[in-house]
Order: sequence, then C1' cells, then structure tokens
RNA sequence: GCAGUAUGUUGAGUAAUCGCCUGCCUCUUGUAGGCAGGAGGAAAGUCCGGGCAGCACAGGAUACGACAGUUGCUAACGGCAACCGGGGGUGACCCUAGGGAAAGUGCCACAGAAACGAUACCGCCACUAUGCGUCGAAAGGCGCGCAGGGGUAAGGGUGAAAGGAGUGAGGUAAGAGCUCACAGUCGACCAUGGUGACAUGGGAGAGAGGUAAACCCUGUCGGCUGCAAGGGAUUGACGCAUUAAGAGCGAUCCGUUCGCGUCGGUCAAUAUCCGCUUGAACUAUGCAGCAAUGUAUAGUCUAGAUAGAUGAUUACUCUCGACAGAACCCGGCUUACAGACUUACUGCCAAU
RNA sequence: GGCGCGUUGGCGGAGCAGUUACGCAGCGGUCUGCAAAACCGCGUAGACGGGUGCAACUCCCGUACGUGCCUCCA
Repeated sequence: GCAGUAUGUUGAGUAAUCGCCUGCCUCUUGUAGGCAGGAGGAAAGUCCGGGCAGCACAGGAUACGACAGUUGCUAACGGCAACCGGGGGUGACCCUAGGGAAAGUGCCACAGAAACGAUACCGCCACUAUGCGUCGAAAGGCGCGCAGGGGUAAGGGUGAAAGGAGUGAGGUAAGAGCUCACAGUCGACCAUGGUGACAUGGGAGAGAGGUAAACCCUGUCGGCUGCAAGGGAUUGACGCAUUAAGAGCGAUCCGUUCGCGUCGGUCAAUAUCCGCUUGAACUAUGCAGCAAUGUAUAGUCUAGAUAGAUGAUUACUCUCGACAGAACCCGGCUUACAGACUUACUGCCAAU
Repeated sequence: GGCGCGUUGGCGGAGCAGUUACGCAGCGGUCUGCAAAACCGCGUAGACGGGUGCAACUCCCGUACGUGCCUCCA
C1' cells in the first nucleotide's frame, strides 16, 4: 500500500423568531408571565424473560407447552461469557436446535426381488428328472439346453438410502466376518490431566440403516391473565334470589370467590384521580474476574401525554444528512439503517 | 396499547411430508337461426427469505401483509 476479520461510538451543526407538552415559581388568578426539562439505538416486531397488579401469600395431581454439550453470569431467560466436540477458512476468525434411534410405535413416495420380522429378479452352485449333440462295444464321460424343489448373499441392476468393516489368505458344491492376519469404526472399563464437557494412552468386547424441526423417552423449567392489569371518588328505585340455584377464576380436577337483573340520575366528553415514572436507573473512578458480570466510593434526576407534546420559519456552514418516533417499567433477542469514525488483529506485496 | 388467528388460481375453499382436490368465473368445442341451459375439453395456484430432511404447500425460525377480540356506575 492492497485485501480482509472482529469490536465499539456516532446518526449534520450554529443562531434568531413563533408555537406545543410537563414541572416549579410569581402576581393583577388569566387558556397570564417567568424559569427549567422534553424520543431511539432500534422507541419497531411483540419473539423470550422478569418486575408490578388481580385471581387465593398460586399449593397438589393430571394434561399441555418450552428448552437441550459443559462451567459460569443474572432478578430471570430460550439471553450473555468462556470453554469442549463437529464443520468451514492460508489466516485473523466464522457457523453449529449439539441429550436418546441399543425402551417402544410410526414413516421411508416412485423405482426395485426386497425399505428393515428381511428377502431373492438377474447371476453363481450342486442335486433330481429329462432333451439334443458328441466320444465309446457297453457301462458311462464331456458339452449345450429345459423343468423342479433347494443352497448362496460376494457381484449386477433400482433407489436419497439395500442389512450398513476394507484388503489379502484360508475355506466351500458355490459362497459369505464363516475363519484368520493387517488396517479402520464403535466401545463397557482402567490410568493420567481437567471443576466439567472432554482430551491423551491402554482396552474386555461389538457390527446396531435413516428419521426425534414424527410420536415418544430422559432431564430442567413453567399456575392463569395483562396497565383496556388493577385501585379510589362520584348514586337512587324496583323485581328476583338469599343452607340452594346461578355466575366469576381456572386447560381439567381438588379447590376457591361473588348476589343478579331492569329502569333512572350524574354526564353527553371514548368523562375524573391514582397506577405513571427514583429505577435490577445513569455517569465517573477504583477493585475482583480471561470474560459475561459483580462490588465500593462520589455525583446526577434525565419525557410522562390521554386524540395524544417534542414542531415550523429564516440565515449561515459542511461530507447535503439513513432507518425511524415513547404510551406501565426493565433485561435480552430479532428485524430496518445513507454515511462517518475508534480500537485490536490477519493475509499478501514492497521498502528499510 | 395488549392478546390471538390467518395467507393455496380471477373468487371461494379442502387436504396431505411423496405429481395441489372441488365449486363459481374465464377460454375453446358440441347443440341452436342466434343465445341461454346442458354436455365435453383446456389454461391459470402455495405471500417472501432461510433451516431440517432423500424429498417441504405441509415441520421449525425470521420478515411482510391481512384480520378478529379486549375498557367504562368504573
């Protein structure tokens, strides 16, 4: 210099004027004035987890659902960190739903003999019966063919996949891990190292198709509903019911809670107050840890609307500006995103 | 705001891991003087992107779009 990998930050700026929402202060109490604050890294999707609230301080059983290497972090998680195994890359590094198919069940289209209790189309093999040719005096031998019931599973062919251990030798009628040698795979168990997944070495023994993002088994976790949760203030009459019936909660049961309906009145506005923003919060520094993270000290208060505020105009500058906007709150994940920049590292080339 | 469900031809709509039914509509033909009806035939389909698996419309994940329900004598 070129090419690349990982990580983090930022998301045009300055000034003036006019507006909007919230809080506080002031007075002349008014839709007044002043001061202060006012969207994001994703506020999004609502995919997980938690707080909070109600049901009952959510407890038991069954069902259902989610997750799946190990160790750790955390309020919790299906998240994160580090590591292990597998795969990819020259490398930095990246990807990985990564328990069990030797508990059971199901499925494996078409093709094929057969799709998993094995089976037998072609082929190979002997046996039985038989035809033809040939040799022979005959008995019979040899060659070719046909039929039958058998043996075989190495070869051919089909298929995504064919019983799932290759080569050589032995063996046999022909064959075959049928047997043996060597090589390979799996592997109870043992030793060493590691908290552990696992790694390295040894190794009795073994041949078992695939599929669990099919049912299922094993282990772990989960009660349900969501701020339109839920609580308070503002009210009368009548009817029915009141050991019951009925209704609510709940996937179901055990269980447990509650009076219900009609017509008025307030109001005519999707009405009022709380929940509502101080919180597993943020910033800085130190310490512990490889890291995720934890902890100590100091400082800060940083939107809270309810038709829903955060905008518009003017001037100037530049690299001419992406995705997009809170609605109970947090921790993650996923998705969208013009560009600009930080740090660490890798490969190649060149020079010193 | 919260919680669910769905997406298969022009329209409606079913099912399944193994060549996507069926009805209406459309087109062509038969019939008719011309049409309708009837009969025969034909064409047009899995929202998008990944993953699992021999094989995906179907199973899993993500995205896009559509749609339903939930407050108020509190």